Model confidence (mean pLDDT): 82 of 100.
The RNA shown here (transfer RNA) has 74 nucleotides and comes from a Christensenellaceae bacterium.
The sequence was found in a public genome assembly.
NCBI's taxonomy places the organism under Bacteria, Bacillati, Bacillota, Clostridia, Christensenellaceae.
Its Rfam family is "tRNA". Rfam classes the family as a transfer RNA. Rfam describes the family as follows. Transfer RNA (tRNA) molecules are approximately 80 nucleotides in length.

RNA sequence: GGCGGCGUAGCUUAGGUGGUUAUAGCGGCCGGUUCAUACCCGGCAGGUCGUUGGUUCGAAUCCGACCGCCGCUA
Numbered sequence: 001g002g003c004g005g006c007g008u009a010g011c012u013u014a015g016g017u018g019g020u021u022a023u024a025g026c027g028g029c030c031g032g033u034u035c036a037u038a039c040c041c042g043g044c045a046g047g048u049c050g051u052u053g054g055u056u057c058g059a060a061u062c063c064g065a066c067c068g069c070c071g072c073u074a
Stems, first nucleotide, its partner, number of pairs: 001073007010026003019057001028044005050066005
């Protein structure tokens, strides 16, 4: 250089053939429980879905370019 795959919350991750509100676990915060801590239970916050442009009434989802990571290959 060429080809392919991946990028969603601090970490891991779900999201059928585009559809109205984007999931869960761990972690964080608050509360309950306890003499107290842990375990356990309840609640809350946290995402411009890698960036940008396009298609569409509507995009995490489809298309292009770019960025990053991984693999194969000359």